[in-house]
RNA sequence: GCAGUCGGGCGAUCCGUCGCUCGCUCACGUAUCGGGGGGCGAGAGGAAAGUCCGGGCAACGCAGAGCACCAUAUUUCCUAACGGGAAGCUAUCAGUGAUGGUAGAGUAACGUGACAGAGAACAACCGCCAAGCCACGUGGUGGCUCGGCAAGGGUGAAAAGGCGGGGUAAGAGCCCACCGGAUGCAAUAGUGAUAUUGUGUGCCGCACGUCUUAUGGGUUGCAAGGUCAAGUAUACCGGCAUUCAAGGGCUGCUCGUCCAUUGCCGGGGGGUAGGCUGCUAAAGCGGUAUGGCAACAUGCCGUUCAGAUAAAUGACGGAUCAUCGGACCGUCCCUCUCAGUAGGUAGUGGUUUCGAUGACAUAACCCGGCUUAUAGCCCGGCUGCUUAU
Numbered sequence: 001g002c003a004g005u006c007g008g009g010c011g012a013u014c015c016g017u018c019g020c021u022c023g024c025u026c027a028c029g030u031a032u033c034g035g036g037g038g039g040c041g042a043g044a045g046g047a048a049a050g051u052c053c054g055g056g057c058a059a060c061g062c063a064g065a066g067c068a069c070c071a072u073a074u075u076u077c078c079u080a081a082c083g084g085g086a087a088g089c090u091a092u093c094a095g096u097g098a099u100g101g102u103a104g105a106g107u108a109a110c111g112u113g114a115c116a117g118a119g120a121a122c123a124a125c126c127g128c129c130a131a132g133c134c135a136c137g138u139g140g141u142g143g144c145u146c147g148g149c150a151a152g153g154g155u156g157a158a159a160a161g162g163c164g165g166g167g168u169a170a171g172a173g174c175c176c177a178c179c180g181g182a183u184g185c186a187a188u189a190g191u192g193a194u195a196u197u198g199u200g201u202g203c204c205g206c207a208c209g210u211c212u213u214a215u216g217g218g219u220u221g222c223a224a225g226g227u228c229a230a231g232u233a234u235a236c237c238g239g240c241a242u243u244c245a246a247g248g249g250c251u252g253c254u255c256g257u258c259c260a261u262u263g264c265c266g267g268g269g270g271g272u273a274g275g276c277u278g279c280u281a282a283a284g285c286g287g288u289a290u291g292g293c294a295a296c297a298u299g300c301c302g303u304u305c306a307g308a309u310a311a312a313u314g315a316c317g318g319a320u321c322a323u324c325g326g327a328c329c330g331u332c333c334c335u336c337u338c339a340g341u342a343g344g345u346a347g348u349g350g351u352u353u354c355g356a357u358g359a360c361a362u363a364a365c366c367c368g369g370c371u372u373a374u375a376g377c378c379c380g381g382c383u384g385c386u387u388a389u
Stems, first nucleotide, its partner, number of pairs: 001385010012320007020043007028035001045360001049371002052369005057221004069217005074088005089104006105212002109210005125153002127149003131145006161179002164176003180204002182201008225277004234269001236267006247259004284303008321358005326352006333344003336340001
């Protein structure tokens, strides 16, 4: 210098004009208003996004226990909490490497494992061997029967640990040495997962699922919830008027009496539109010191920082900055030539009254995370290659 990898940060700036939301204030008016106006001040993000996880807050529910359902599952730590984070451990995969991805409770029991293959865990297709019988060309060969065998062949992603020796009729962890794995015990290192060493046990397929165990989970979300409440209709109550036609109760019937009907007026609760509240001072933010590898914790100092409700930050103009492209100048390399004031383009440095672009995205109760999107730029650690010393 180039390429890469990990971590952290920023994410356009300034001016002018017009406009928007909120607060304070000043006067104004047709003044209990969602009123318009002047002045001053404040006004979106790193993800405000997806609404995935956790917590606060709120309403409702809840004796206690069990089952079901859902989520999680290596170790230690962090945290209000988490399915999040930090630092590690084990296995495996990718990369030359820095580094990154994936998985990680238990396995007693049960189930499944395409195609191929005899067989996918009670393995005889070919094959090897003993015994018996039969045949023949008789120290042998062939056939049949009944048994033994996981050595060899073949199939497969995977075939009953590997390899050598003993052993055997042939074979086999059947026995033994070495190697690999599993597991018990001990020692050492570590808070721990675990690692290393020694020693015992011949214990020796794998994957996925069911299942088992442990821990956690009540439901709904600020459109929660609280409060004030126009208009309209109206439960209920009171007064006045109306009809005594029909109806109901008391009764065997009649009378009587009570209820009831309709209208108007007044009271009145619940509740709709809408207003206020919840509502932004909080596990806050900035700086600094100390402890810790780190996540983070503690102390001190400073500071107050949007609250809209169809939803406020924008538009236009100018300047600057950044990136890309063009043009010009240089450099490097290459080509041609006897010779350069020659030609070429990939890269690279500079200049510019030239052109284009400035990402992703807009709070809606609040906070901690996760995930996803993002033009361009800056800083640091580490790795590989190359050059110079």
Molecule: Bacterial RNase P class A